[in-house]
RNA sequence: CAGAUCGUUGGGCACGGCGGAGGCCAACGAACCUGGUCAGAGGGGAAACCCAGCAGCCAUAAGAUGUCCCUUCCGGGUGUGUCCAGCGGUCUGUCC
Numbered sequence: 001c002a003g004a005u006c007g008u009u010g011g012g013c014a015c016g017g018c019g020g021a022g023g024c025c026a027a028c029g030a031a032c033c034u035g036g037u038c039a040g041a042g043g044g045g046a047a048a049c050c051c052a053g054c055a056g057c058c059a060u061a062a063g064a065u066g067u068c069c070c071u072u073c074c075g076g077g078u079g080u081g082u083c084c085a086g087c088g089g090u091c092u093g094u095c096c
Stems, first nucleotide, its partner, number of pairs: 001093016018075006025066002028063001034059004042051003
């Protein structure tokens, strides 16, 4: 000086893991100020019937809860693999 190999540090990439936030999903969820159906009561009508509509029931919004199967984004004193660079160890070769 060159090569091989090992260790270590830093960085890039891929796939994971963990955590956080959202989506999806599940069950909830509105006295009136959401929707539907609206007993009774009410209003109109001679009547047929019509109008509006509380409670109840059904559904849903905001919201909050759960889940972590799937998915998106973010993060690290995170794992494996790979590439690059620095440093160090060992071995081999060449030259002086």
The RNA shown here (Bacterial small signal recognition particle RNA) has 96 nucleotides and comes from a Candidatus Melainabacteria bacterium. Lineage of the source: Bacteria > Bacillati > Candidatus Melainabacteria. The coordinates come from a structure-prediction model, not an experiment, and the mean pLDDT is 77. Its Rfam family is "Bacterial small signal recognition particle RNA". Rfam describes the family as follows. The signal recognition particle (SRP) is a universally conserved ribonucleoprotein involved in the co-translational targeting of proteins to membranes.